[in-house]
Molecule: SAM riboswitch aptamer (S box leader)
Organism: soil metagenome
RNA sequence: CAUCUAGAGGGGUGGAGGGACUGGCCCAGUGAAGCCCCGGCAACCACCUCGAAUCGCGAGAUUCGAGGGGAGGUGCCAACUCCAGCAGGUCGCGAUGUUCGACCUGGAAGAUG
Numbered sequence: 001c002a003u004c005u006a007g008a009g010g011g012g013u014g015g016a017g018g019g020a021c022u023g024g025c026c027c028a029g030u031g032a033a034g035c036c037c038c039g040g041c042a043a044c045c046a047c048c049u050c051g052a053a054u055c056g057c058g059a060g061a062u063u064c065g066a067g068g069g070g071a072g073g074u075g076c077c078a079a080c081u082c083c084a085g086c087a088g089g090u091c092g093c094g095a096u097g098u099u100c101g102a103c104c105u106g107g108a109a110g111a112u113g
Base pairs, nucleotide, nucleotide: 001113002112003111004110009038010037011036012035013034017027018026019025021085022084023083024082039077040076041075044073045072047068048067049066050065051064052063053062054061055060081109086106087105088104089103090102091101092100093097
């Protein structure tokens, strides 16, 4: 800096945790995490094609944009990043709240490249 509402799981091993943190809510002995094998998803990097701009005498190079395929490097394969956390706003009301509930926008934090 970009993306994060889409997509994609079986087996073995293991034996109680896991979903980053906090709160909630979930998943888990009908077997969690971790590790191994196989499979899949996606298209960030790499690769290929096209266009534009810039540089270069030139072969060409770089950058940006569009597209392609899935043999390479990562990543991912419960729940929107599971939801919220901070700020602003809209609406609701057995009751008017900086304090409840629903929703929207932005931010923070986190994840991946």